[in-house]
Context: one part of a larger RNA
RNA sequence: GGAUGAACGCUAGCGGCAGGCUUAACACAUGCAAGUCGAACGGUAAGUUAAGAGCUUGCUCUUAACACGAGUGGCGCACGGGUGCGUAACGCGUAUGCAAUCUACCCUUUUCUGGAGAAUAGCCCUUAGAAAUGAGGAUUAAUACUCCAUAGUAUCAUUCUUUCGCAUGUUAGGAUGAUUAAAGCUUCGGCGGAAAAGGAUGAGCAUGCGUCCCAUUAGUUUGUUGGUGAGGUAACGGCUCACCAAGACUACGAUGGGUAGGGGGCCUGAGAGGGUUAUCCCCCACACUGGUACUGAGACACGGACCAGACUCCUACGGGAGGCAGCAGUGAGGAAUAUUGGGCAAUGGACGAAAGUCUGACCCAGCCAUGCCGCGUGCAGGAUGACUGCCCUAUGGGUUGUAAACUGCUUUUAUACAGGAAGAAACCCCUUUACGUGUAAAGGGUUGACGGUACUGUAAGAAUAAGGACCGGCUAACUCCGUGCCAGCAGCCGCGGUAAUACGGAGGGUCCAAGCGUUAUCC
Numbered sequence: 001g002g003a004u005g006a007a008c009g010c011u012a013g014c015g016g017c018a019g020g021c022u023u024a025a026c027a028c029a030u031g032c033a034a035g036u037c038g039a040a041c042g043g044u045a046a047g048u049u050a051a052g053a054g055c056u057u058g059c060u061c062u063u064a065a066c067a068c069g070a071g072u073g074g075c076g077c078a079c080g081g082g083u084g085c086g087u088a089a090c091g092c093g094u095a096u097g098c099a100a101u102c103u104a105c106c107c108u109u110u111u112c113u114g115g116a117g118a119a120u121a122g123c124c125c126u127u128a129g130a131a132a133u134g135a136g137g138a139u140u141a142a143u144a145c146u147c148c149a150u151a152g153u154a155u156c157a158u159u160c161u162u163u164c165g166c167a168u169g170u171u172a173g174g175a176u177g178a179u180u181a182a183a184g185c186u187u188c189g190g191c192g193g194a195a196a197a198g199g200a201u202g203a204g205c206a207u208g209c210g211u212c213c214c215a216u217u218a219g220u221u222u223g224u225u226g227g228u229g230a231g232g233u234a235a236c237g238g239c240u241c242a243c244c245a246a247g248a249c250u251a252c253g254a255u256g257g258g259u260a261g262g263g264g265g266c267c268u269g270a271g272a273g274g275g276u277u278a279u280c281c282c283c284c285a286c287a288c289u290g291g292u293a294c295u296g297a298g299a300c301a302c303g304g305a306c307c308a309g310a311c312u313c314c315u316a317c318g319g320g321a322g323g324c325a326g327c328a329g330u331g332a333g334g335a336a337u338a339u340u341g342g343g344c345a346a347u348g349g350a351c352g353a354a355a356g357u358c359u360g361a362c363c364c365a366g367c368c369a370u371g372c373c374g375c376g377u378g379c380a381g382g383a384u385g386a387c388u389g390c391c392c393u394a395u396g397g398g399u400u401g402u403a404a405a406c407u408g409c410u411u412u413u414a415u416a417c418a419g420g421a422a423g424a425a426a427c428c429c430c431u432u433u434a435c436g437u438g439u440a441a442a443g444g445g446u447u448g449a450c451g452g453u454a455c456u457g458u459a460a461g462a463a464u465a466a467g468g469a470c471c472g473g474c475u476a477a478c479u480c481c482g483u484g485c486c487a488g489c490a491g492c493c494g495c496g497g498u499a500a501u502a503c504g505g506a507g508g509g510u511c512c513a514a515g516c517g518u519u520a521u522c523c
Base pairs, nucleotide, nucleotide: 001523002522003521004520006519007518008517009516010515013375014374015373016372017371018370019368020367021333026331027330028329030328031327032326035075036074037073040072041071043068044067047066048065049064050063051062052061053060054059082286083285084284091211092210093209094208095207096206097205098204101203102202106199107198108197109196110195111194112193113192114148115147116146117145124137125136126135127134128133154179155178156177157176158175159174160173161172164169184191185190212258213257214256219249220248221247224246225245226244227243228242229241230240231239261283262282263281264280265276266275267274268273288309289308290307291306292305311322312321313320314319339365341364342363343362347361348359349358350357351356378409379408380407381406389399390398391397415459416458417457418456419455423450428445429444430443431442432441433440434439467512468511469510470509471508472493473492474491478507479506480505481504482503488495489494
């Protein structure tokens, strides 16, 4: 000199953009943060509308439609959001490989969608319990479950031909036999379901290279290193197991200990480097602590389950409920870090044929000078160079100082009033055209949280708006008074003991400026 997620002191007008618990991965009151589908099903608990019946004439019952609580079922809940505990590791980065793999939803192609059955929630009845939550009886449906049939480019077994590879091996095709599928709903347009191949996306695994400190840590290792076989996995593999062999790593630093999420980036620097990993993006890990599996295409699962522990709460004392490192918010800690806000209008996501529902993702608004950028606090004239203050003194003068007053002008911002967006075009509905026959195109209609915001116009008026540090040298800026090694200053040198440009005050000046200084940290 540059920088910061800063803090503290003094001060403070506005706008835009960005940022905002770095500490206790400490503990959490309350609300919200993941649902959706009636075009899968039994249906009708509640509701609305219409029609009919009964008459107690304003109620009840039945049916239909809309719609829909709880339930069965499907998809989602593995995303999105948070944090950085752990981890020195194939964790990350980079480059490859899988002839050793999987992939729901999406796209393309081919083929298929036959028959039968047993239940079970819910509803109803009984019953246990303070509750959480159960137990028993009867009965019922499905795109839930099961059986039979059929099947191929599926799988397995035997066998033949063939391609490719660095190798273990592998590609493609043929023959025979065996095994294994499915679901229907419908507004009649379609929406689904099953098998196979391919694509796309995502994931898993493996390898080369790179990746902090300590040698005052020198030896480490027994599933350890390799083999055979088996099991297991989507897949290779000591991944696991039985047996056999005695290997494997290491001064080019094994093992151990400490510290730490990694990268893109960011800061600095001429560069090489050094430092660092807030905000944004990618990857990884975690979800009170420890462990475990289930379901599923995918989890060993933040707002799922089970077990144990610590803690908190309810209790009728028998037993139960819970997990903010989601958004707000509270306490504690700390030098220190914000609203218990609005909206799904946009973008994205889940479900749905769609309307739509949900979405603390997200878009916005609030608070904060935390940073960066921009603007303003007036402009021009004005000497009797006023008064005051301060300094000098030849009693004159100098400075503040065009500064003020005053005159003229302007009106950004602020104030008042009036108008007022873009962001939005789709989905959906209607019409037309092409016709690809249910899609595409065109036109019209509807949709705004922010927000009466941005922006525009008008009115009046300098009106509403400047401080901080410093002035011995480094280093821009000097005098007076007070004090007298005292009080105090100080980044370094140093200053102060009676003339202090260094302390405190005043006048003047310098540098920055809605900021200025100090502290901390990095280059």
Description
The part of an RNA shown here (small-subunit ribosomal RNA, 5' domain) has 523 nucleotides and comes from an uncultured Flavobacteriales bacterium. It was read from a public genome assembly. Its mean pLDDT, the model's own confidence on a scale to 100, is 83.